[in-house]
RNA sequence: GCCGCCAUCGUCUAGUGGCCAGGACGUCGCCCUCUCACGGCGAAAACCGGAGUUCAAUUCUCCGUGGCGGUA
Numbered sequence: 001g002c003c004g005c006c007a008u009c010g011u012c013u014a015g016u017g018g019c020c021a022g023g024a025c026g027u028c029g030c031c032c033u034c035u036c037a038c039g040g041c042g043a044a045a046a047c048c049g050g051a052g053u054u055c056a057a058u059u060c061u062c063c064g065u066g067g068c069g070g071u072a
Stems, first nucleotide, its partner, number of pairs: 001071007010025004018055001027043005048064005
């Protein structure tokens, strides 16, 4: 250089055109306990950037950025 794959809460991930974007761990609050831990209940927290297609894009297309792998 060329080719392929990936990018979603703090972390790991599910989702695949119409969702309140779900789960686990973590964080915070309340309950429990003499206290802590464990346990129970609840809360906050995310679609890499731009353009296009579409009535509608996290999802499809293109470009970029970053990461991973392959290849002379």
The RNA shown here (transfer RNA) has 72 nucleotides and comes from a Patescibacteria group bacterium. RNAcentral records the identical sequence in 2 taxa. Lineage of the source: Bacteria > Bacteria candidate phyla. Rfam family: tRNA. Rfam classes the family as a transfer RNA. RNAcentral holds the sequence, with entries from ENA and MGnify. Its mean pLDDT, the model's own confidence on a scale to 100, is 81.